The RNA shown here (Guanidine-I riboswitch aptamer) has 105 nucleotides and comes from Halopseudomonas pachastrellae. Model confidence (mean pLDDT): 83 of 100. Lineage of the source: Bacteria > Pseudomonadota > Gammaproteobacteria > Pseudomonadales > Halopseudomonas. The RNAcentral record of the sequence draws on Rfam. Rfam family: Guanidine-I riboswitch aptamer. Rfam links the family to the GO term regulation of gene expression.

């Protein structure tokens, strides 16, 4: 420095806020409306490279199909992973996204 211990998805947790429902408060002409509260444990929502599970595509690699080759069919394997500060998105916020970046080892 370069790499295919790769890539596009799903569902969901941890975690995150307030659109919208619910709560709560207050006002009102009170079957409700309207304003305000997330310093409301909640439902909808958003949500992981460094959590979980898994689909497919790719690799690698075993077996079978009398040998070779090309094919095809079957099973396995796909690891590790400290991390800011600011920026951005959406109503918002975040372990999102910039980013397996910037720095460290």
């Nucleotide at each position: 420095a370069c790499u295919c211990a790769g890539g596009c998805g799903a569902a969901c947790u941890a975690g995150g806020g307030u659109u919208c429902c619910g709560g709560c408060u207050u006002g009102c002409g009170c079957a409700g409306c309207a304003a305000g509260u997330g310093u409301c444990u909640g439902g909808u929502c958003c949500g992981a490279g460094a959590g979980u599970u898994u689909u497919c595509c790719g690799g690698c690699u075993c077996u079978c199909a009398a040998g070779g080759a090309a094919u095809g069919a079957g099973g396995g394997c796909u690891a590790c992973a400290c991390g800011g500060c600011g920026g951005g998105a959406u109503a918002a916020a975040a372990g999102c996204c910039c980013g397996g970046g910037a720095g460290a080892c």